[in-house]
This is a predicted structure of a 1531-nucleotide RNA (small-subunit ribosomal RNA) from uncultured Methylococcus sp. Its mean pLDDT, the model's own confidence on a scale to 100, is 82.
RNA sequence: AGAGUUUGAUCCUGGCUCACGGACGAACGCUGGCGGCGCGCUUAAGCUUAUGCAAGUCGUGCGGUUAAAGCUCCCUUCGGGGAGUGUAUAAAGCGGCGAACGGGUGAGUAACACGUGGGUAACCUACCCUCCGCGUGGGGAAUAACCCGCCGAAAGGCGGGCUAAUACCGCGUACGGUCCCCAGACGACAUCGGCUGGGGAAGAAAGCCGGCCUCUGCUUGCAUGCCGGCGCCGGAGGAUGGGCCCGCGGGCUAUUAGCUUGUUGGUGGGGUAACGGCCUACCAAGGCGAUGAUGGCUAGCCGGCCUGAGAGGGCGUACGGCCACACAGGGACUGAGACAAGGCCCUGUCCCCUACGGGAGGCGCAGGCGGGAAUCGUUCACAAUGGGCGCAAGCCUGAUGACGCGACGCCGCGUGAGGGAUGAAGGCUUUCGGGUUGUAAACCUCUGCCGGGAGAGAAGAAAGGCGAGCGGUUAAUAGCCGCUCGAGCUGACGUUAUCUCCCAAGAAAAGCCUCGGCAACUACGUGCCAGCAGCCGCGGUAACACGUAGGAGGCAAGCGUUGUCCGGAAUUACUGGGCGUAAAGGGUGUGUAGGCGGAACGGUUAGUCGGGCGUGAAAUCCCGCGGCUCAACCGCGGAACUGCGCUCGAUACUGCCGAUCUUUGAGUACGGGAUAGGAGAGGCGGAACAUCACGGUGUAGCCGGUAAAAAGCGUAGAAAUCCGUGAGGAACACCGGUGGCGAAAGGCGGCUCUCUGGCCCGAUACUGACGCUGAGACACGAAAGCCAGGGUAGCGAACGGGAUUAGAUACCCCGGUAGUCCUGGCCGUAAACGAUGGGCACUAGGUGUGGGAAGCAUCGACCCUUUCCGUGCCGAAGCCAACGCAUUAAGUGCCCCGCCUGGGGAGUACGAUCGCAAGGUUGAAACUCAAAGGAAUUGACGGGGGCCCGCACAAACGGUGGAGCAUGUGGUUCAAUUCGAUGCAACGCGAAGAACCUUACCUGGGCUUGACAUCGCCGGAAAACCCCAUGAAAGUGGGACUGGGAGCUUGCUUCCGCCGGUGACAGGUGCUGCAUGGCUGUCGUCAGCUCGUGUCGUGAGAUGUUGGGUUAAGUCCCGCAACGAGCGCAACCCUCGUCGUUAGUUGCCAGCGGUUCGGCCGGGGACUCUAGCGAGACUGCCGGCGUUAAGCCGGAGGAAGGUGGGGAUGACGUCAAGUCAUCAUGGCCUUUAUGCCCAGGGCUACACACGCGCUAUAAUGGCCGGCACAGAGGGCAGCAAUGCCGCGAGGCGGAGCCAAUCCCUAAAGCCGGUCCCAGUUCGGAUCGUAGUCUGCAACUCGACUGCGUGAAGUCGGAAUCGUUAGUAAUCGCGGAUCAGCAGGCCGCGGUGAAUACGUUCCCGGGCCUUGUACACACCGCCCGUCACACCAUCCGAGUCGGGUGCACCCGAAGUCGCUGCUCUAACCCCUCGGGGAAGAAGGCGCCGAAGGUGUGUCCGGUAAGGAGGGUGAAGUCGUAACAAGGUAGCC
Repeated sequence: AGAGUUUGAUCCUGGCUCACGGACGAACGCUGGCGGCGCGCUUAAGCUUAUGCAAGUCGUGCGGUUAAAGCUCCCUUCGGGGAGUGUAUAAAGCGGCGAACGGGUGAGUAACACGUGGGUAACCUACCCUCCGCGUGGGGAAUAACCCGCCGAAAGGCGGGCUAAUACCGCGUACGGUCCCCAGACGACAUCGGCUGGGGAAGAAAGCCGGCCUCUGCUUGCAUGCCGGCGCCGGAGGAUGGGCCCGCGGGCUAUUAGCUUGUUGGUGGGGUAACGGCCUACCAAGGCGAUGAUGGCUAGCCGGCCUGAGAGGGCGUACGGCCACACAGGGACUGAGACAAGGCCCUGUCCCCUACGGGAGGCGCAGGCGGGAAUCGUUCACAAUGGGCGCAAGCCUGAUGACGCGACGCCGCGUGAGGGAUGAAGGCUUUCGGGUUGUAAACCUCUGCCGGGAGAGAAGAAAGGCGAGCGGUUAAUAGCCGCUCGAGCUGACGUUAUCUCCCAAGAAAAGCCUCGGCAACUACGUGCCAGCAGCCGCGGUAACACGUAGGAGGCAAGCGUUGUCCGGAAUUACUGGGCGUAAAGGGUGUGUAGGCGGAACGGUUAGUCGGGCGUGAAAUCCCGCGGCUCAACCGCGGAACUGCGCUCGAUACUGCCGAUCUUUGAGUACGGGAUAGGAGAGGCGGAACAUCACGGUGUAGCCGGUAAAAAGCGUAGAAAUCCGUGAGGAACACCGGUGGCGAAAGGCGGCUCUCUGGCCCGAUACUGACGCUGAGACACGAAAGCCAGGGUAGCGAACGGGAUUAGAUACCCCGGUAGUCCUGGCCGUAAACGAUGGGCACUAGGUGUGGGAAGCAUCGACCCUUUCCGUGCCGAAGCCAACGCAUUAAGUGCCCCGCCUGGGGAGUACGAUCGCAAGGUUGAAACUCAAAGGAAUUGACGGGGGCCCGCACAAACGGUGGAGCAUGUGGUUCAAUUCGAUGCAACGCGAAGAACCUUACCUGGGCUUGACAUCGCCGGAAAACCCCAUGAAAGUGGGACUGGGAGCUUGCUUCCGCCGGUGACAGGUGCUGCAUGGCUGUCGUCAGCUCGUGUCGUGAGAUGUUGGGUUAAGUCCCGCAACGAGCGCAACCCUCGUCGUUAGUUGCCAGCGGUUCGGCCGGGGACUCUAGCGAGACUGCCGGCGUUAAGCCGGAGGAAGGUGGGGAUGACGUCAAGUCAUCAUGGCCUUUAUGCCCAGGGCUACACACGCGCUAUAAUGGCCGGCACAGAGGGCAGCAAUGCCGCGAGGCGGAGCCAAUCCCUAAAGCCGGUCCCAGUUCGGAUCGUAGUCUGCAACUCGACUGCGUGAAGUCGGAAUCGUUAGUAAUCGCGGAUCAGCAGGCCGCGGUGAAUACGUUCCCGGGCCUUGUACACACCGCCCGUCACACCAUCCGAGUCGGGUGCACCCGAAGUCGCUGCUCUAACCCCUCGGGGAAGAAGGCGCCGAAGGUGUGUCCGGUAAGGAGGGUGAAGUCGUAACAAGGUAGCC
C1' cells in the first nucleotide's frame, strides 16, 4: 500500500467480498510443558437461593455482672467446692461514635444526570486543625437492664415495682454569635455584603481517667484542691465534603408540529441549610417551538479503551471520578449528613414458618438453582495498606493482602546443542533411471531451562508497645506530651523468590490451520454423488478447489472457526465525493425566515490573531531514568491533555454602531422600438367544403375501401356533377423562418376593437446598496380526467361490424359514444427535457439570424464598420469515463437553494395530508441478488442501408419426388440381425466385392503361458508328419516314428530349435474421438487472416486493411500517419491445345521396289504417333474510354488473348465436426474370459418411412439384318486368338503374348426391313422350369443362359436436384476390389445441344456503414398471466399482551394543618384539692402509592380469509421489448 468480482475485451460508475491488518470481559472445535502479570455472569436488575461470614466498637460515660483464665483467702471426701478481687468484663441493657463510608449493580434516566468552565452578596459541613471566650455554675424529674405478674405456638408484647449516667428537663451567666431598631462610610449595586457606633430581645454546657500534695479543705492520707490527659459548651477561621444556580458540549426519529393551567409572571403567606411556582391564596395572560418545542425509541455519563496518517468512527468490561438504584411502588423518622436499605412504616409480588390466630424475609464475599454459547473457591490472613471505635493495649473489617481454578488475554522460557552420507530402513512418488522425506534418524560428544531429590535462603517490618536519655508542662525527679537511643516481639503468602549440589537427553514436553485466485502440489478414492465455499466459484471418470495420504507453507502452547468493532471504504466526502447520458436539478415563478453581499471614513473589539494567568484530578498514551535476570508489569520525573475561563495586547479581514457616497450593483423619470405576451358568454372575415338540408342534372355499381377484400352506402335514386342556395361547428392556408413574444414554465398564429403586462435600445437627470438566493408559504401549471350548464362539423378511447390470423378482445377497413370546443369550478401530473437550478465575474475566435443605436458614406433607409440585447452552428485553451461541452460552458471562481449514496422489493405498504373521485404529495421495512448501470471497442446479427460476387435466382436442357427393381438408412423384428457415420458437411458412406472365410454378432462344442512377442526356472527327449478311436469340426485319448549344430574321446555336456510344467506376462474390433496424435470433412479457391515499427486513443482498440477507381483476387493504381513485412491470391508443377528439335521399335507409310495384298517384306525418317528437350501469350502492338494511372472496351496478328481449358495446390481459424473399428496412444475395465479355436446361424429378416440409383413408360422408338469409327486401361495360378461343340451362358482346345508386337474390345451411328399408338413387337418385375460357371460348399444367400410367365408403369402432388461448352444430354468401353458376384465407384472416349434480359426476389459469401438490451453471438435475448413449492410482508371479523393520556371512584403509610371534652414526671401558680404552660394519643381535613371503573391512543403477538411481492436446471399459453424486433419505442 491494495486486491477479487458486472464485459468477448475496455474505461468509468457502483455495490459486494477479501487481504485476518488491528482489537475483544469472548464462545466453540482440535491440541496442551513451565512461569510471571492481568482478567473472569456481557444473559434473568431472575430467584432469594440452603449455609457461613461481610459493622462494629467504647467498662477512661452508666446501672450492673462474675461465665472463662489468673491471683488471694477459706473449706475439702484431694476429684473439687466456696468467698473476694488489682485485673477482666461473657450474654444483654442505658448512653456515645460509627453504621450516609467501604463493597455491589446499570434497571431507570436524553436530565444541569454527566463533562467542562463559572456563580453562590442564596447555603450547610460530624469527626480533624488553629484561635478566642483563659466558658464548663446550680438544680430537677424519669427510664431500660433487673424483679413480680400476665398474653402469645412463635415473633413479640402488656401491666406493676426499683435504679444510674457524658441519657432527659428547667434556672443562672453570655466574650462572641443570632434576630430587631437607629446612625455612618465603604463595597456591590435588584434584593444585598462585610465593617463601625448606640439600644433591645431570646439562647449553652458533662463529665471521665491518671498523677500529686505547691495552694485550699479535712488533714494517716484523701479530695470537692493542684497538675496532666481525654471530653463538653458558645464563637471565629481553616481544611474536607456537599447542596443549589448558570454558559457551553455530547443519541435516533418530523411517517411526532404544535406543547403548556402551577402552566409564565406578580403580590402576600408557607417551607428549606439555602434561591426558587418548591408549596399555597389571589391577580395578570403569559411561557416554549422549525436554531425542532411536545411526543416516541434507545442509552447510565466521563477520564478513557479499540481503530485510524489524521479528521473521524465504534465502545464505556476491568482501574479512577460523578450519578442512579437496592424485590416493585410510595413515605417519612433519626441524624452534621439519608428519604438510608446487611434501618423503620405502608401497598404489591414472591417465598418461608405457623398451634391458622399470626409472624418472618430481600446476596456484599464464597456458594446454589435458573437462564445461557459462556464466566471461578462455600480457601487463608488481618502480616501489609486503608477504614470504624477506643486514651491505649486492642477489637472488628469477604475493604484489602494472598493463595486456588480457567491458555481468557499479554509477556517470557522450554520441548535440547554440536558433529553425523552406504544420503540406512520405512513412507510417498516415478518417465522405473530416479526423486523426496533428509542431517532428519541411528550413532558419538556436550549442556541442564524444565523435572525429581537434598541443602542453603532474602525482601515485603516499620511502627505501636517496653526500657533509657533529653526537652516541654508543673511545686514535682509523679503523670502527660515530643524527640533520640536501645533491647526484644510481630509474615497469611511459605515446602516463597533466589542460589548450590546430585540424578538425567530419557521414564517428563507439538500441535493446529492451510496449500484454485491468496504463502504452499502431487498421488489415490469419489463421479453435479458425497461434499467444499469469505467472494469469484469447485464436483457430471485423470478434481493442485470434495475425502485420505505423502510432501509443502504459515503460526506455535497454541492453532483455527464463529460473533462484534474500526480500518481498508474518498462507500456520507470537515479534512475528502457528486447530480447532461452512470443514483441525483425541485415542472415554473413571486417571495418570508435564513445564508451571502458595492465604495471610502471613524468608532468598537464580538469573531479572528498573539502574550500572560487559572484550570484541564489521578491513572492511561508519549519521552527519559529506574525496579523485578529480560519482557509483560511496576516506580519516579517530564511532556502532553489540541479544551474552557480570566486578563493584557494587535485591528488587516468579517461583524456591530455612527455618519458619508461625487456611484459602478439595483431602481425611477424621459425619448424611441419590436412583438402569435395576457384578458374581454367583444365584433368581423374568407377559404375548405370534407358534414347536413333543399333544388337541378344523372343512372346502376366508374360508389366506397384495401396488399387484396369484405362489411358499409345505393333503384325510397347513391356516388359523381352545379364558378347552385342555405345551415352549422371547429380550425385559421400562403406569409412562416434554424424567426418572434412571454417574469418563468406550461404555452401563444385570420382581421379588428377595448383593457393590460413585461422587454430592448438611446441620451441625460434622479434615488443612494434599496442587492442575490430562497427552507416553509403563495401563485401559475400540457394532455388526459372529474363536477354543473351549453355546444357538437370533423376527428375519435369504449363499443358494433368486416377482414387478417392457429387465435387476433390488435395492427387494416366501415361505423361510432364519451371526449376534443365554450362558461364556471376541480385536478396538479408528464421523457413538465437542453434529461443541464438561479445570480455575478472572468477566460481565443469564426460564421449566420432577429431587434435597437451610432459611425463612415450616400440621392438613399442599401452595403460596410463598431456596439448593446436575443437566438443558432463550428471550433481554441480548459474540462470530461467517454460521448461530448466550449462567452447561451458541462471551462475558471464566489454566493444561495434543491437533490443523490448498489439492483430488485417500490414510488409499493402503513401513517399523515390534499382531492368529489380518479388519484397526488410525503415515503419505508422484511426478504432477495453479485450485480444493476454509463460510455466507448471488436465481433455477430437485423423481416437496416449502400456496393459486389457465386448455376444463388432468372433463362434453358435433363432429372428426382409417382412405378418396378437395386442399394443405403430409419423403424420394427430376431438368439443375433456386429459396429460406426446423423441437417447442409450421415444415408451406392467406412464396404475398391458378407455363401464358408471376411466377422468384430448369436447358438453350441472346446483351450487356459494361451493363435502371437520377450525373459527366467524345472523337466523331457522329441515335436512336426503318419496311423487308430471319438467328434460336426476344433479338440481329446492312444499308437508308431525319428533331431540339428558345436565342443571334445565312444559318450556326455552345453548351445540352437522343439515339447511338457511353472512364473513374469501375452491378448481384448471392451469403454472414453468430451483425455489425445495422425488423418479427414466443412465454411471455401471464399479473399481474406495477421505482424513489426511508427502514430492516435486513459483503455479495449484504431490506423495500416478505410477512401476514389479497378480486378477472378487485400489484383493493381491513385490518395492517405503511416512505412514495411508474413500466411493466403497469382505465378512456379502436371495435363490438353500449336510449332520446332532429338530419337525411330513393337508404332508410321508420302515417295521407290517386292507381295500370298495383310506396312506383309525390302526400305524410308517425310507424316501420324510415341516421349524427352525447347519455342509460344506479355494487355507486347493499334484505337477509344479512364486521372496522364491501374485497367476496361474494340481491333490486328496468332494454334491459342486478356487466368487459353482441366488438374494438383485449401491462409488465420470455425464446428469439443468425424474417426480409440485403419494405425498410434493416456486412463479405465477384463484375465479358465470381454482372450483364443471350431461348427452352424446372422450381418441378406419385413407391416412400413426416407435418401442415392438402374430400367421404363415408347415411333427422335422397339425388333431384325447388314456396314463403320475410339480412347484409356488390363493380362502368367493371367489375357487368350483361329478352329470345333452348344440356341445360349459356356465347353473342348490351345496359336500368340510378361505385351506401342499377342489377347480382352465398342455402342449410339449409318443403310435396309418391320411394327402403327395398342398396356402394344412398349416395359420387363415376378414366378415356373431347364441349364452354365466359379468355388470344399451356391438351402438360408452368387452371377449368368435358354424356354415359358408377363406385374406396376401411358411422363409423375407439394416439393426438389444437376448443368454455362466439347459442358448438359445421350452411347458404349476399361479398371480397381475379386475364386465367383457391379445397376455402385474410379476412369475413358463416341455423338453433341439450349439458354443467361437481368440482380427485384430465395440461398450462400465479401467490403463499407447503421442500430443492438445479442457475445454459447437471432437456433440469441427476453416479458406477463396461469400451475406447483418455499419465504418474508401488507390487509383482515376479531382475539391476546404491553406502554401511555384523560376523567372519576376508593384511599394505605406518612408529612403538614385544624382539633384535641381523653391522657401527661420535670417548668410556673397554688388554698396542695388542683390549675396553667407545654405536649401526646385520638379525631377531622388537604395531598397521596397501589388498586378499581370508564374512555382514548401507541406498540407488539396471533387469526379464517384476502392481496401483491421475492425465490425456485429443464411445466402451460402466447411474443410485448432488444435490429425499422417485423404496428419505431418510451413518458